[in-house]
Context: one part of a larger RNA
RNA sequence: GCCAAGGAGUUACUCUUUGUGGCAAGGUUAAUAUUUGAAGCCGUAGCGAAAGCGAGUCUGAAAGGGCGUUAGUCACGGGGAGUUGACCCGAAGCCAGAUGAUCUAUUCGUGAGCAGAGCGAAGUUUCUUGAAAAAGAAAUGGAGGCUCGAACCGUUGUUGUGUGCAUGCACUUGGAUGACUCGCGAAUAGGGGUGAAAAGCCACUCGAAUCUGGCGAUGGCUGGUUCCAGUUGAAAUAUGCCUCAGUAUAGCCUUAUUUUGCUUGUAUACGAGGUAAAGUACGGAUGGAGUUUGCAGAGGGUUUUCCCUACGGAACUCUUUCCAACUCAGAAUUUGUAUACUGUAUAAAAUAAGAAACGGGGGCAGGGCGUAAGGUCCUGUUCCGAGACCCGAACAAGGGAGACCGUAGUUAAGGUCCCAAAAUGUAUGCUAAGUGUAUCAAAAAGUGUCUUGAACCUGAGACACUAGGGAGGUAGGCUCAGAAGCAGCCAUCCUUUAAAGAAAGCGUAACAGCUCACCUAUUGAGGUUCUAGGCCUUGAAAAUGGACGGGGCUAAGCAUACUACCGAUACUAUGGAGGCACUCAGAUGAGUGUUCUGGUAAACUGGCGUCUUUUUUGCGUAGAAGCCUUUCUGAGAGGAGGGGUGGAGCGAGAAGGAACGAAAAUCUUGGC
Numbered sequence: 001g002c003c004a005a006g007g008a009g010u011u012a013c014u015c016u017u018u019g020u021g022g023c024a025a026g027g028u029u030a031a032u033a034u035u036u037g038a039a040g041c042c043g044u045a046g047c048g049a050a051a052g053c054g055a056g057u058c059u060g061a062a063a064g065g066g067c068g069u070u071a072g073u074c075a076c077g078g079g080g081a082g083u084u085g086a087c088c089c090g091a092a093g094c095c096a097g098a099u100g101a102u103c104u105a106u107u108c109g110u111g112a113g114c115a116g117a118g119c120g121a122a123g124u125u126u127c128u129u130g131a132a133a134a135a136g137a138a139a140u141g142g143a144g145g146c147u148c149g150a151a152c153c154g155u156u157g158u159u160g161u162g163u164g165c166a167u168g169c170a171c172u173u174g175g176a177u178g179a180c181u182c183g184c185g186a187a188u189a190g191g192g193g194u195g196a197a198a199a200g201c202c203a204c205u206c207g208a209a210u211c212u213g214g215c216g217a218u219g220g221c222u223g224g225u226u227c228c229a230g231u232u233g234a235a236a237u238a239u240g241c242c243u244c245a246g247u248a249u250a251g252c253c254u255u256a257u258u259u260u261g262c263u264u265g266u267a268u269a270c271g272a273g274g275u276a277a278a279g280u281a282c283g284g285a286u287g288g289a290g291u292u293u294g295c296a297g298a299g300g301g302u303u304u305u306c307c308c309u310a311c312g313g314a315a316c317u318c319u320u321u322c323c324a325a326c327u328c329a330g331a332a333u334u335u336g337u338a339u340a341c342u343g344u345a346u347a348a349a350a351u352a353a354g355a356a357a358c359g360g361g362g363g364c365a366g367g368g369c370g371u372a373a374g375g376u377c378c379u380g381u382u383c384c385g386a387g388a389c390c391c392g393a394a395c396a397a398g399g400g401a402g403a404c405c406g407u408a409g410u411u412a413a414g415g416u417c418c419c420a421a422a423a424u425g426u427a428u429g430c431u432a433a434g435u436g437u438a439u440c441a442a443a444a445a446g447u448g449u450c451u452u453g454a455a456c457c458u459g460a461g462a463c464a465c466u467a468g469g470g471a472g473g474u475a476g477g478c479u480c481a482g483a484a485g486c487a488g489c490c491a492u493c494c495u496u497u498a499a500a501g502a503a504a505g506c507g508u509a510a511c512a513g514c515u516c517a518c519c520u521a522u523u524g525a526g527g528u529u530c531u532a533g534g535c536c537u538u539g540a541a542a543a544u545g546g547a548c549g550g551g552g553c554u555a556a557g558c559a560u561a562c563u564a565c566c567g568a569u570a571c572u573a574u575g576g577a578g579g580c581a582c583u584c585a586g587a588u589g590a591g592u593g594u595u596c597u598g599g600u601a602a603a604c605u606g607g608c609g610u611c612u613u614u615u616u617u618g619c620g621u622a623g624a625a626g627c628c629u630u631u632c633u634g635a636g637a638g639g640a641g642g643g644g645u646g647g648a649g650c651g652a653g654a655a656g657g658a659a660c661g662a663a664a665a666u667c668u669u670g671g672c
Base pairs, nucleotide, nucleotide: 001672002671003670004669005668006667012083013082014081015080016079017078018077019076020075021074022073023072026042027041028040046053047052056067057066058065059064087224088223090221094214095213096212097211098210099209105188106187107186108185109184110183111182112181113180114178116148117147118146119144123140124139125138126137127136128135129134152175153174154173157171158170160169161168190206192202193201194200227607228606229605230604231603232602237250238249239248240247241246253354254353255352256351257350258349259348260347261344262343265341266340267339268338269337270336271335272334278327279326283323284322285321287319288318289317290316291315292314293313295312297311298309299308300307301306360384361383362382363381364380365379366378367377368376369375389400390399391398404576405575406574407573408572409571410570414566415565416564417551418550419549423563425562426561427560428559429558430557436553437552444538445537446536448535449534450533451532453530454529455528456527457526466521467520468519469518471495472494473493476490477489478488501516504515505514506513577597578596579594580593581592582591583590584589608661610658611657612656613655614654615653616652617651618650619649626645627644628643629642630641631640632639633638
């Protein structure tokens, strides 16, 4: 891991509700083998704290108000609650009594062990010096928690190798006469021991041993909880809680009984509102301009004191930009009452019983906080949750659409070149960037290209190119070393002209020189400048090579319009099943109607199967059960038959009784 078998809402008592049955102002028995038992229990009268009164009573001065004014009781079945282990499995722990020091910790008693080598303390001897004490030298000597290193005791590193029912193996390495190691005997015991102290060790068990008991401890926590079908169908909110993984009450769901409603939408009439947008009448903020006022201070003139001011302030007027805590005015949506139509044929309410749930999440619209977030907290609505199917490449909640079962057709969203069902469709434009075909970008910029509008110039010749002219008074005056169109200041005229600035730029020390404005010629048809829009380009940066789903596409891209077709469990037609409502003498039936039949938690209802009891009735050695296989049948749980194997028991109907249904629980046991 697989297979088989086992494996989880039970029992007793009490209360409550519901169904069925008996009896009924009554109902019923307990103890017992039976007779017996008439005790008791519930009900039949209540109200009041009570005395008490009584279909009433209590309160109150009264009015009034509270509670009451005849259906129960017993048994059985179903739901629920309480006490019981109370659906099953699961703790870590707590307490009591015992058992352990053959492991290990420490201690006591008694014994045992430590190859070899090295260093060479004290002491002693001899010699020398010395008066002595003593010192020096050489021998001798053999100390030591000394050195090296076996046995022995350990186990540092390789984080080598190894996991075999559990610490091994390899290399390396520490101590090795000592606070050494070991044998045997003994001592200390669980909140206790022992500990050169690591919360170490106390028999593979230690931050409180092991065994047994209390014990089926308790668990608001995890997991599991076994046949079929039908009807309905949630919540993830509010409030309280040593409450936030829970629970109670309400809201929301289901069932039963009773009662009678409800108003999505449209129209009319009369109302409610102060938001969006907007506005500036009020409050507040805000840029500019103007007028008035000398109003504190300041400056100036005067200086007895008054006047002036482009300092500052105040008021007003015009204008600019705004506001959750501004509103003169003011929508849409929303909403109240009344009436009518319409819609719903079920819905609503009350009572009783049973729940589940109180982790929610996404979209859209409106908000608070936040730079923001697949952020967080609210309000409304919708979807997922509990919703299949089609589209979106894939994709809980985005688009379409709410799946009882068949058959056929038509559409929705989305699509129609190939993968891949259906248009290489039609018409008119745009794009050249592979832009795009994708939900993925701004300010800003573009002589990319297409379109709209306006103004001006233009066959009396525009615009652009080219050629020519671009002069004179005059080098204007001043200034200056110089200043001649062109450092700077002032002025900016006149003349000749087709036209030409007292000069727009370059240039010179100053001149000179080169252009420009302006004019003419040449050429021959539109040009110049703004404005608004479409597509496009730049702006545009992420880590393996790479993504329009892919191929690919110049349309198979973008815009507008149109016609076909494909495409869902949607819609239509038809056949069938069931639910609900209504009708019917022959009600487990028939008929009619149906805008009924997705579904998690949950409620309610009807069935299938297993074992067993009683009874009735059957089958079986001419082959029972079981097992294998096959056919038929039922919506399903299932049922019936044929064949093989097997070799002795097994069904069906009715009425009961349950230790009654397995795929899961790191389930238990066994097998492989």